[in-house]
RNA sequence: CUGUCAAAAAGGCAUACCCACCGAAAGGUGGUGACGCAAAGCAUCGAGGCUACCGGCGCAGCACCAGCGCCCAGGCCGGUCGAGCUGCCAAC
Numbered sequence: 001c002u003g004u005c006a007a008a009a010a011g012g013c014a015u016a017c018c019c020a021c022c023g024a025a026a027g028g029u030g031g032u033g034a035c036g037c038a039a040a041g042c043a044u045c046g047a048g049g050c051u052a053c054c055g056g057c058g059c060a061g062c063a064c065c066a067g068c069g070c071c072c073a074g075g076c077c078g079g080u081c082g083a084g085c086u087g088c089c090a091a092c
Stems, first nucleotide, its partner, number of pairs: 003092001012037002018031005035079001041085002044083004048077003055071005
């Protein structure tokens, strides 16, 4: 240096719950807190998943609003996964 990721150490991240704020929601941000993580770093593409404000259709109704049901991502999830990019230590 390359491959590999056993063990250890240093350092790192932070699930659930709870609190505050944002959001229609999913979810996010901050605090607290550690279930776990060697990429639980990034987020360009793909797969998958979640939500449904708006919109469409339906029910009902003279009709509208409201309500209820179904559909829809343009909203989200990288701690669901693949490709990609970056990266600490390091036996052998």